Bacterial RNase P class A, 358 nucleotides, folded computationally. It was read from a public genome assembly, where an Rfam model found it. Rfam family: Bacterial RNase P class A. The family's RNA type in Rfam is ribozyme.

RNA sequence: UAAGUAGAAUAAAUGAUCGCGGCUGCACAGACGAAAGGGUGCAGGUGAGGAAAGUCCGGGCUUCACAGGGCAGGAUGCCGGAUAACGUCCGGUGGAGGCGACUCCAAGGCCAGUGCAACAGAAAAGAAACCGCAGAACUGCCGCAGGCAGUACUGUAAGGGUGGAAUGGCAGUGUAAGAGACUACCGCUGGGCUGGUAACAGAACAGGCUGUGUAAACCCCAUCCGAAGCAAGACCAAGUAGAAAGCAAUAGAUUUGCCCGAUCUGCUUUCAGGUAGGUCGCUUGAAAUUGCCGGUAACGGUAAUUCUAGAUAGAUGAUCAUUCACGACAUAACCCGGCUUAUCGUUCUGCUUAGUUU
Repeated sequence: UAAGUAGAAUAAAUGAUCGCGGCUGCACAGACGAAAGGGUGCAGGUGAGGAAAGUCCGGGCUUCACAGGGCAGGAUGCCGGAUAACGUCCGGUGGAGGCGACUCCAAGGCCAGUGCAACAGAAAAGAAACCGCAGAACUGCCGCAGGCAGUACUGUAAGGGUGGAAUGGCAGUGUAAGAGACUACCGCUGGGCUGGUAACAGAACAGGCUGUGUAAACCCCAUCCGAAGCAAGACCAAGUAGAAAGCAAUAGAUUUGCCCGAUCUGCUUUCAGGUAGGUCGCUUGAAAUUGCCGGUAACGGUAAUUCUAGAUAGAUGAUCAUUCACGACAUAACCCGGCUUAUCGUUCUGCUUAGUUU
């Protein structure tokens, strides 16, 4: 310098004006409301993200349910650790890919049972002889040392051919030809040994190795899982309807003040329930930043500092000026931890490979 690999940061900047939602303070009005609350103005300060998204996992919180056990259903599935918890994260093991840095893997069990393996192929499971190789027999031809061709039979898994996959691989011995039939090496299996918390690894010994693949096929085994969700839910509480007690039929209420007339049955208190409306839940939290300590790490401990939207028809926008690399994906609605997906660019760090220079 080029190519790559792993991770991190940022998400145009500055200023001015206007506007909007919370909060605090001050002032005004007392005109809406039974109350709680609400209104107007001014000032101050504050106001989205790395994913606020998808709503896919896990937890907090809330209400309901719940003695215990089982069935069904769902999720997970190498080992150890982290955590409030997880299907997440960290560190390892094994396997796959890459020259490498590094990346990826639902990675338990097909001698518990059942199913499936299209096409091709002779045969796809306690399997198989199509071609080939070999044997003896028969027939024919050449012809009499024998050779060639054909037929059916037998042996054979070396070789060819089919397939994703054909009963270990490879070399030798052996044989009529062959074959773990036998031998060495590799692989596999077995029980012990050594190392490791473990997954697992290692060397030696023994066994010729008899039972293909598929469980993101049913299934089996182990572990975990009660349901619904902030429109959860809690509190206050007009009106209407309800219950009880009291007052009132010589009564009471309405009909503009009074009388007549007309119409109606009421009024007061208490209780229960809870509609409209309001308050809370609501943002101080498994919080953030910095330092130190423990740990390989995820993470944990500790000290100091900070307060960082909280609406309920739902605010975060617009204009102007200057500058630049000319600006992507996208807008909170109870809160956290993750995962997944989208994303213009810019910057930084570790590492790898190749080349060049010193």